RNA sequence: GUCCCUAUAGCUCAACGGAUAGAGCGCGGCCCUCCGGAGGCCGAGAUCGAGGUUCGAUUCCUCGUGGGGACG
Numbered sequence: 001g002u003c004c005c006u007a008u009a010g011c012u013c014a015a016c017g018g019a020u021a022g023a024g025c026g027c028g029g030c031c032c033u034c035c036g037g038a039g040g041c042c043g044a045g046a047u048c049g050a051g052g053u054u055c056g057a058u059u060c061c062u063c064g065u066g067g068g069g070a071c072g
Stems, first nucleotide, its partner, number of pairs: 001071007010025004018055001027043005048064005
């Protein structure tokens, strides 16, 4: 330099182009309990950035940025 893959919650992952973006762990509160780090209930928390296509974009397209890889 060229090409490929990838980016969603604090972490690990889901989400035929359509419903309130969901789960586990973690975190906070309440209950339970002799105690809680076990168990039950509830809650906060995310789509890398800018454009484009579409009635509608986490999803498709372009450019950029970060990460990983192949070739030179």